[in-house]
Molecule: SAM riboswitch aptamer (S box leader)
RNA sequence: GGUUUAUAAAGAAGUGGCGAGAGACUGGCUCUAUGACCCACUGGCAACCAGCAAGAGAGAAAUUGAAAAGGUGCCAAAUCCUGUCCAAAAUAAUAUCGUUUUGGAACAUAUAAAUA
Repeated sequence: GGUUUAUAAAGAAGUGGCGAGAGACUGGCUCUAUGACCCACUGGCAACCAGCAAGAGAGAAAUUGAAAAGGUGCCAAAUCCUGUCCAAAAUAAUAUCGUUUUGGAACAUAUAAAUA
């Protein structure tokens, strides 16, 4: 990297190093020499896995709960918005298209766990 499942409008930053782009991609918009991104340390958030309790007076599982010393993850902006499809409303004399707004689904992406 592939496949499957789950989650993604909540939450959580300081110091040091480096020195120019960064936010996956498109178009926007934003962050950035008042030093971003990235790296290290420290701190924190969350609760996916493991562990614990219930489930359970055979055993096991779904499920639920508490905890946060273990394994990951995360700590600008909703996954920052957006893209493809569907629906509704507005716009237009009417219809289609278009445009705008809202909602839903998918795709993509990220993370976790599992898997060949």